């Protein structure tokens, strides 16, 4: 001086999933039916001190969430900030 990593900000990209009826209409309620990428849970490989425990996700589950638009979502790219510091 600085790789890597991680967490937070901001900007950009950015899904999915329905129908019927009530209500003046937007909205909202109900019936059933659906989605999955806020969140959560669940488990393999393997690793232990093997009773047992630790263990990941785009995979399961739908507890939540969501299924007119918007928002907003896991992901991914860029920039800052803070911590980590390979060398």
């Nucleotide at each position: 001086c600085g790789a890597u990593c991680c967490u937070c900000u901001g900007c950009g990209g950015g899904a999915g999933a329905g129908c019927c009826g009530g209500c003046u209409a937007u909205u909202u309620c109900g019936g059933c039916g659906c989605c999955g990428a806020a969140g959560g849970a669940g488990c393999a490989a393997c690793c232990g001190c093997c009773c047992c425990g630790g263990g990941a996700a785009u995979c399961u589950c739908u507890c939540a969430g969501g299924c007119a638009c918007c928002c907003g979502u896991a992901c991914c790219g860029c920039a800052g900030a803070g911590g980590u510091g390979a060398g």